[in-house]
RNA sequence: GAUUUAUACAGAAGUGGCGAGAGAUCAGGCUCAAUGACCCACUGACAACCCCCCAAUCGGUUUUGGGGAAGGUGCCAAUUCCUGCCCCUAACAAGGGAAACUAUAAAUU
Numbered sequence: 001g002a003u004u005u006a007u008a009c010a011g012a013a014g015u016g017g018c019g020a021g022a023g024a025u026c027a028g029g030c031u032c033a034a035u036g037a038c039c040c041a042c043u044g045a046c047a048a049c050c051c052c053c054c055a056a057u058c059g060g061u062u063u064u065g066g067g068g069a070a071g072g073u074g075c076c077a078a079u080u081c082c083u084g085c086c087c088c089u090a091a092c093a094a095g096g097g098a099a100a101c102u103a104u105a106a107a108u109u
Base pairs, nucleotide, nucleotide: 001109002108003107004106005105006104007103008102013043014042015041016040017039021032022031023030026084027083028082029081044076046074049072050071051068052067053066054065055064056063086097087096088095089094
């Protein structure tokens, strides 16, 4: 990098460094940013995918529920920031659903 499965309206920031853009890509919107964003380092937290324990369940560590946080990841503005294609309601505005994309985990390659 590719494939499969699952999840994405919850949650969680300080210090130091740097110095101008950043929010994945394209477009539109909106927002963050010299009161220093983004990014990097350290520390701390959050969460519970992997992991561990308990109970029930199952042909089956199969599924569900509860608990834990040492370790492997992840993550710490805004729903994946919102919209884009399709469907439904409505037809001024808007609302709902589903996909695609993207991100992350786990497994395989």
Model confidence (mean pLDDT): 85 of 100. This is a predicted structure of a 109-nucleotide RNA (SAM riboswitch aptamer (S box leader)) from Flavihumibacter soli. It was read from a public genome assembly, where an Rfam model found it. The organism belongs to Flavihumibacter, within Bacteria.